A computed fold for a 266-nucleotide RNA, annotated as Bacterial large signal recognition particle RNA. Its mean pLDDT, the model's own confidence on a scale to 100, is 76. Its Rfam family is "Bacterial large signal recognition particle RNA". A reference for the family is Rosenblad et al. (2003), "SRPDB: Signal Recognition Particle Database", Nucleic Acids Res. From the family's description: The signal recognition particle (SRP) is a universally conserved ribonucleoprotein involved in the co-translational targeting of proteins to membranes.
RNA sequence: UCGCACUAGUCGGGGAGUUAGCGGUGCCCUGUACCUGCAAUCCGCUACAGCAGGGAUGAAUUCCCACACCCGGUUAGGUGUAAUGUGCCGUCCGGUCCGUGUGAGAGGUGUUGAGAAAUCGGUCUUGCGCAAUGAGAUCCCGUGAACCAUGUCAGGUGGGGAACCAAGCAGCAUUAAGCGGAUCUUCUCGUGUGCCGCGGGGUUGCCGAUUUUGAGCCGGCUGCGCGGGUCCCGGGCAUUUGGCUUGUUCAAAUGUGGGUGUGCGA
Repeated sequence: UCGCACUAGUCGGGGAGUUAGCGGUGCCCUGUACCUGCAAUCCGCUACAGCAGGGAUGAAUUCCCACACCCGGUUAGGUGUAAUGUGCCGUCCGGUCCGUGUGAGAGGUGUUGAGAAAUCGGUCUUGCGCAAUGAGAUCCCGUGAACCAUGUCAGGUGGGGAACCAAGCAGCAUUAAGCGGAUCUUCUCGUGUGCCGCGGGGUUGCCGAUUUUGAGCCGGCUGCGCGGGUCCCGGGCAUUUGGCUUGUUCAAAUGUGGGUGUGCGA
């Protein structure tokens, strides 16, 4: 130096927490790196620190150590009297809403007379009358009776010797009942249609006229005072949460370097 066979070792690691301490199950981060049983009201150990059993690999890219780098975690500060979420406060002169009072500002109106007072009226209500209007009737015009309306009654019929007389259909005319039309006339009944006339009632409100007096009156918009409501927004108090950054600490994976057996044979 090479070959063969063994053994040590290895077959994930780490963080926080728990623990007298060390591991494990569980949570988290890396990452893929045997199996079975035990285990958070814990399980098993004793600074050599999981226990029990089985299996694979095996002295080197793989085992051990150091250093570098750094995923990720713990911890102390800064950002921060900050931001986000949540809760409480109307005893919060924020803001907003409501009630009440006032009438400063501004507005409307007023010597072409505000407001007040008195008088008289209207509106209101009611009685009578009148008008209007609705309905019906009347008056007027037209039409209108085969026979049971009237007048006149051709023809025809009857009586008569005749003259004439009688009844009487059709037709015509005038009408009844009825039907139709239409301005007017008249009558009856009705109508919160009208204030047109006359009278009564009433004085709460509104409007108007006359007389007296002579400067305010109206509204309650903005404002101001008082009282109350509301946690939507703002504010106050308390609390939760995490981002960024600096330092400390632990640190996987990765990289670099170094170290490390036994036996046999050539």